The prediction has a mean pLDDT of 78.
Predicted 3D model of a 377-nucleotide RNA (Bacterial RNase P class A).
Its Rfam family is "Bacterial RNase P class A". Gene Ontology terms of the family: dimeric ribonuclease P complex, tRNA processing and ribonuclease P activity.
The sequence was found by an Rfam model in a public genome assembly.

RNA sequence: GAGUCAGCCAAGAUGAUCGCUGCCUGUGACGAAAAUGAUCAGGGGGAGGAAAGUCCGGGCUCCAUAGGGCAGAGUGCCAGCUAACGGCUGGGGGGCGUGAGCCCACGACAAGUGCAGCAGAGAGGAGACCGCCAACCUAGGUUGGUAAGGGUGAAAGGGUGCGGUAAGAGCGCACCGGGCCGCUAGUAAUAGUCGGUUGCAAGGUAAACUCCACUCGGAGCAAGACCAAAUAGGGUUCUAUCAUUUUAAAUAAUGAACGCGUGGCCCACGUGAGAACCGGGUAGGUUGCUUGAGCCAUAGAGCGAUUUAUGGCCUAGACGAAUGAUUAUCACUUUCUUCGGAAAGGACAAAACCCGGCUUAUACGGCUGACUCACUC
Numbered sequence: 001g002a003g004u005c006a007g008c009c010a011a012g013a014u015g016a017u018c019g020c021u022g023c024c025u026g027u028g029a030c031g032a033a034a035a036u037g038a039u040c041a042g043g044g045g046g047a048g049g050a051a052a053g054u055c056c057g058g059g060c061u062c063c064a065u066a067g068g069g070c071a072g073a074g075u076g077c078c079a080g081c082u083a084a085c086g087g088c089u090g091g092g093g094g095g096c097g098u099g100a101g102c103c104c105a106c107g108a109c110a111a112g113u114g115c116a117g118c119a120g121a122g123a124g125g126a127g128a129c130c131g132c133c134a135a136c137c138u139a140g141g142u143u144g145g146u147a148a149g150g151g152u153g154a155a156a157g158g159g160u161g162c163g164g165u166a167a168g169a170g171c172g173c174a175c176c177g178g179g180c181c182g183c184u185a186g187u188a189a190u191a192g193u194c195g196g197u198u199g200c201a202a203g204g205u206a207a208a209c210u211c212c213a214c215u216c217g218g219a220g221c222a223a224g225a226c227c228a229a230a231u232a233g234g235g236u237u238c239u240a241u242c243a244u245u246u247u248a249a250a251u252a253a254u255g256a257a258c259g260c261g262u263g264g265c266c267c268a269c270g271u272g273a274g275a276a277c278c279g280g281g282u283a284g285g286u287u288g289c290u291u292g293a294g295c296c297a298u299a300g301a302g303c304g305a306u307u308u309a310u311g312g313c314c315u316a317g318a319c320g321a322a323u324g325a326u327u328a329u330c331a332c333u334u335u336c337u338u339c340g341g342a343a344a345g346g347a348c349a350a351a352a353c354c355c356g357g358c359u360u361a362u363a364c365g366g367c368u369g370a371c372u373c374a375c376u377c
Base pairs, nucleotide, nucleotide: 001373002372003371004370005369006368007367008366009365012330013329014328015327016326017325018324020046021045023043024042025041026040048348052359053358055357056356057355058354059353060220061219062218063217067267068266069265070264072216073215074214075213076212077091078090079089080088081087092106093104094103095102096101107211108210112209113208114205115204129150130149131146132145133144134143135142136141137140158176159175160174161173162172163171177200178198179197180196181195182194183192184191185190224287225286226285227284234278235277236276237275238274239273241256242255243254244253245252258272259271260270261269294313295312296311297310298309299308300307301306332345333344334343335342336341
């Protein structure tokens, strides 16, 4: 100097003028009065790093008293963090990269069933086409052995060498590789310059069905709560009742049946009515609604995610929907320059109950560390 890897910050600043709006203080129009609170003044606030997607997890509200099982769904190495998660952190294993680093949908194929076209002798406890060897018949054929060599294929069932054999083959042996057992290290997943033993293989695929382990009620702020007002406490059809005791009487109780109860089915529990259709009224206001698993600083613990203690801060809460417009100076970037300066540029995008993650979009930048290459000293 060039190229790369990882992390963090920011998303222009300051002022003026005009305007919008929640809250606080004062004023107090209209009104008989009360309630309400028009107008005006002052104070102090007002859209993000993703507010987006609605993919996960919750807080909160309701069903509701809410338990068990089946089916179904989700996750899937180990250990931690967290309210929780499919998230994050650290580690193990596998893969990619020269490297800094990055990625993983990472339990089980000896529980079972499937799938892998074509080619090939044979494709899942498979297999003899060419070849090699032996015997017999005779120029080639038949029978038997073989799976080391060749061929087909993405893939043909350990590798190298020696011995052995009719020719071969873990058939035997040595070494390597693998399985099993032990030892050592580690909380563990796992690992090994470790030891012993074993000829040893029964392939691939589960982001195929499946099996195993763990987890899982549902609906959602248009949830819900309250106030006011209005209407037709509307009409039609269908379904459900037996037994025992009791009573004047289906009056009351109990049991059974039937129905209903915020994912499906069964049991349990609760409840006594339920289902369908037609028609009418209201849809106005208040609340939920912003003090939070909150933010900032310092110190401690921890490799880290995080956590503990102390101190400080309060930062939109709208409701047909406010958070804006203009302008000046400065900052940043790019181009040009007569070196005085001039011109241009600014992305992705907009709260609606709240929070923790993930994913996606993104102009101009700034900072820190690491790796590779080239050159120079």